[in-house]
This record gives sequence, C1' cells and structure tokens, in this order.
RNA sequence: CGAAGAGUAGCCAAGGCGCGUUAAGUGUUGCGAAACGGGACGUUGUUCGCAAACGAAAGGGCGAAAGCCCUGCGGUGCCGCGGCGCGUCCGCUCUC
Repeated sequence: CGAAGAGUAGCCAAGGCGCGUUAAGUGUUGCGAAACGGGACGUUGUUCGCAAACGAAAGGGCGAAAGCCCUGCGGUGCCGCGGCGCGUCCGCUCUC
C1' cells in the first nucleotide's frame, strides 16, 4: 500500500412469561426532544414528551360469591434461540 474481516441504533423471529378483552396497548397525523459501528459528515430506522383524529372478538367450563381455568382475539408488553443490520473517509484486527 492492497485484500479480507469485525462491530451500532435497530428489524424479523422459534420459544418462554405476562397484560388487555369493563380497551389499556398497538397503529396514524402534527409539533418538539434524545440516542444512534471508535471519530467526522450524512442516510435509514428507533425512542421519548405533548396534542389530535380513529378504533377492536369473543366463546366455553368451574364456583354460593369473589374469582379461577380452557380456546381465541389484540398490527398487545418484556426476555429472547436463530437470522439480518451504515453510504464516504479515517480508525480497529494484532488475519493475509
């Protein structure tokens, strides 16, 4: 000097444990904020706050009751085998 490789935020998702079904959550729109390969710029995506509009799937069993259980349902929460995962330049490996 060149080649190869690794790593972010996060996404999908086997499985596990929950929550709701008396509607929270999820999703949508607007405004604001934050973090986001080790560095710079930037992209994509993510999260949080506020506001607005929209909006749902229940059925069965047990019980004196409170309530519990089973099967569902929810673009449901958390963990998560496995898979995927930076554009340019520099850096990294103790590889060639």

Annotation: THF (Tetrahydrofolate) riboswitch aptamer, 96 nucleotides, folded computationally. It was read from a public genome assembly, where an Rfam model found it. Its mean pLDDT, the model's own confidence on a scale to 100, is 84. It matches the Rfam family "THF (Tetrahydrofolate) riboswitch aptamer". Rfam 15.1 lists 747 matches to the family in 747 species. Rfam's curators write: Tetrahydrofolate (THF) riboswitch was first reported for Ames et al. as an RNA motif in 5' untranslated (5'-UTR)regions of folate transport and biosynthesis genes in Firmicutes genomes.